[in-house]
Context: one part of a larger RNA
RNA sequence: UCCAGGGAGUUAUUGUCUAUCGCAAGUUUAACCCCGUUAUACGGGGGAAGGCGUAGAGAAAUCGAGUCAGAAUAUGGCGUUUUAGCGGUAGAUAACAGACUCGAAGCCAGUCGAUCUACCCAUGGUCAAGGUGAAGCCCCGUGAAAACGGGGUAGAGGCCUGAACCGGUGUCUGUUGAAAAAGGCUCGGAUGAACUGUGGGUCGGAGUGAAAGACUAAUCAAGGCUGGUGAUAGCUAGUUCUCCUCGAAAUGACUUUAGGGUCAGCCUUCAGUGUUGGGCUUAAGAAAGUAGAGUACAGGAUGGGCUAGGGUGAACUAAGUUCAUACCAACCCCAACCUAACUCCGAAUGUUUUAAGUUUCUAGCUGAGGAGUGAGACUGUGGGGGCUAAGCCUCAUAGUCGAAAGGGAAACAGCCCAGACCGCCAGUUAAGGUCCCAGAAAGUAGGUUAAGUGGUAAAGGUUGUGGAGCCACAAAAACAGCCGGGAUGUUGGCUUAGAGGCAGCCAUCAUUUAAAGAGUUCGUAACAGAUCACCGGUCGAGUGACUCUGCGCCGAAGAUAAUCGGGGCUCAAACCUACUACCGAAACUGCGGCUGUGUACCGUUUUGCGGUACACGGGGUAGAGGAGCAUUCUGUACACAGUGAAGGUUUAAUGUAAGUUAAGCUGGAGUAUACGGAAGAGAGUAUCCUGUA
Numbered sequence: 001u002c003c004a005g006g007g008a009g010u011u012a013u014u015g016u017c018u019a020u021c022g023c024a025a026g027u028u029u030a031a032c033c034c035c036g037u038u039a040u041a042c043g044g045g046g047g048a049a050g051g052c053g054u055a056g057a058g059a060a061a062u063c064g065a066g067u068c069a070g071a072a073u074a075u076g077g078c079g080u081u082u083u084a085g086c087g088g089u090a091g092a093u094a095a096c097a098g099a100c101u102c103g104a105a106g107c108c109a110g111u112c113g114a115u116c117u118a119c120c121c122a123u124g125g126u127c128a129a130g131g132u133g134a135a136g137c138c139c140c141g142u143g144a145a146a147a148c149g150g151g152g153u154a155g156a157g158g159c160c161u162g163a164a165c166c167g168g169u170g171u172c173u174g175u176u177g178a179a180a181a182a183g184g185c186u187c188g189g190a191u192g193a194a195c196u197g198u199g200g201g202u203c204g205g206a207g208u209g210a211a212a213g214a215c216u217a218a219u220c221a222a223g224g225c226u227g228g229u230g231a232u233a234g235c236u237a238g239u240u241c242u243c244c245u246c247g248a249a250a251u252g253a254c255u256u257u258a259g260g261g262u263c264a265g266c267c268u269u270c271a272g273u274g275u276u277g278g279g280c281u282u283a284a285g286a287a288a289g290u291a292g293a294g295u296a297c298a299g300g301a302u303g304g305g306c307u308a309g310g311g312u313g314a315a316c317u318a319a320g321u322u323c324a325u326a327c328c329a330a331c332c333c334c335a336a337c338c339u340a341a342c343u344c345c346g347a348a349u350g351u352u353u354u355a356a357g358u359u360u361c362u363a364g365c366u367g368a369g370g371a372g373u374g375a376g377a378c379u380g381u382g383g384g385g386g387c388u389a390a391g392c393c394u395c396a397u398a399g400u401c402g403a404a405a406g407g408g409a410a411a412c413a414g415c416c417c418a419g420a421c422c423g424c425c426a427g428u429u430a431a432g433g434u435c436c437c438a439g440a441a442a443g444u445a446g447g448u449u450a451a452g453u454g455g456u457a458a459a460g461g462u463u464g465u466g467g468a469g470c471c472a473c474a475a476a477a478a479c480a481g482c483c484g485g486g487a488u489g490u491u492g493g494c495u496u497a498g499a500g501g502c503a504g505c506c507a508u509c510a511u512u513u514a515a516a517g518a519g520u521u522c523g524u525a526a527c528a529g530a531u532c533a534c535c536g537g538u539c540g541a542g543u544g545a546c547u548c549u550g551c552g553c554c555g556a557a558g559a560u561a562a563u564c565g566g567g568g569c570u571c572a573a574a575c576c577u578a579c580u581a582c583c584g585a586a587a588c589u590g591c592g593g594c595u596g597u598g599u600a601c602c603g604u605u606u607u608g609c610g611g612u613a614c615a616c617g618g619g620g621u622a623g624a625g626g627a628g629c630a631u632u633c634u635g636u637a638c639a640c641a642g643u644g645a646a647g648g649u650u651u652a653a654u655g656u657a658a659g660u661u662a663a664g665c666u667g668g669a670g671u672a673u674a675c676g677g678a679a680g681a682g683a684g685u686a687u688c689c690u691g692u693a
Base pairs, nucleotide, nucleotide: 001693003691004690005689006688011097013095014094015093016092017091018090019089020088021087022086023085026052027051028050032046033045034044035043036042056063057062066078067077068076069075100238101237103235107228108227109226110225111224112223118202119201120200121199122198123197124196125195126194127192129161130160131159132157136153137152138151139150140149141148142147165189166188167187170185171184172183173182204220206216207215241628242627243626244625245624246623251264252263253262254261255260265373266372267370268369269368270367271366272365273364276363277361278359279358280357281356282355283354284353285352286351292345293343294342298339299338300337302335303334304333305332309328310327311325312324313323314322315321316320376401377400378399379398380397381396382395383394384393385392406417407416408415421593422592423591424590426589427588428587432583433582434581435567436566437565441580443579444578445577446576447575448574454569460554461553462552464551465550466549467548468547469546471544472543473542481538482537483536484535485534487511488510489509492506493505494504517532521530522529594618595617596616597615598614599613600612601611602610603609604608629682631679632678633677634676635675636674637673639671640670647666648665649664650663651662652661653660654659
């Protein structure tokens, strides 16, 4: 992992509600007793104690259709005037119990453990070999002595090297191992705080600990076992047949609350009410302060004017007064502004009242039973936070997903189209498409683009190209090219070493002219030189500046040759405008069928069931409601079976489904059907349990 079997809303008591049965102003017995019987049970009879109901009010005495508070005949509260209950059965749900099942780490009690290991006690055992050479002692020497030096002897030491023994430093192997801690190489101690045999002692909040929370039998921040015990688990997982109807929520308030709850909201079922609900239109309104706008208020903020005040300077008779001011500057005035917490103003949309109308929308409200939800997601729009970042956080509003399949977007919960009862080898469309992959036009008409733009992106740049406009020049010859001229006063004045059109400053006149600046650019040390403006000639038709706009181009760097989904596409198979046809979905239509609700009619065994017609419906998670299938046992009835039951297996038939039926083979002894009753009543998932493979 597969397979087979097992495996989860039960039971008792009490309350509430619904359905149904009995009796009814009543209803019902409990314990217990008697009788019968197929005998821990069941049936019949007795048993009125007690319960609930028929009257309430008050704390109570008590009174009573009233009563209590009150001084009260006031006033008010709760009642009466509306009479239905009680008991049984079934279902739903709540409370109390383990309460749908499995699952902790833990807490407490008792008991068993020191044959492992920690420490201790008693009594025993073990430590090859080699090295070093302390004290002491002896001899010699020195010395007055104490003592010192030398030689020898001796054999000390938590001394040295190194086996046994004890350990476990580094590394390799091993890691479903040879081994639930080892093996190889290497390494530490090895006469000591050494190692070790045997016997004994100390234990669970306790022992023991040269102390690591270590060790106390492969278990230790509190051992093992048994019990309390089905501890508790706002947490995770799982929770078993079918069909039909409806169908959510991820919000608000509060919460030692935030992944849990309570109430409300939203769903469902039943009863009541009976259009009261929704949309639209009209009429008359109402509230409000958003978008925008504005600067009248508040705050901010710019320039100017005017004039106090201040500063500075000057004059004087020096207290002070007067004057000036290219300084600062309030109030006021002018101009132009900004604002979520500014408003003299002020929409649209939305909300709402009354009345009426309309609608091929069908809800709304009240009461009662049952829920689930209270993690939401994205997209468009209006805001806040953030960086006008985020597949970001947070509100409002609408949609979709959630709980929604189908078509489109290559693929793609939240985008676009569209809401799947079932069937059909029928038709029409939506979004989106129509060269091939690949269903449908290489469609028609007119333009644009040359960039493969289309098929990523900005500021900025562009003599790419299309359209529109406007101005100027031009046959009295424009624009471009070519030929020629481009002068004089003068080297203008100043400055400067120099400044001669051309470093800089000032001025920028006049003359001759067809025209020519006191000079456009280059150039020189300064001149010179080249060139331009301007003029003439040649040539012979358009030229130049600017504005708006369509489509392009550059800006443009990534890891696959590598992408428009691909091939491939250029008067397109790209883009813009108009038009026609076609394709295209579970949408719509057609035909057949099933089913829910409502209404009408018919039949019938009439609280019901069946049929027909019409109208409106049938996506669905959590969840509410309804109807069934199957399993085991059982009551009644009626059957089958060795001429072969159940079970198994292979086929066939049949029902909307759970399922059912038949035949063959196998099997070898029990079993079906109808109507009832009762449940250990349905498995694929729980790291589920047991047993095979």

Description: Model confidence (mean pLDDT): 84 of 100. This is a predicted structure of a 693-nucleotide part of an RNA (large-subunit ribosomal RNA, domain II) from a Deltaproteobacteria bacterium.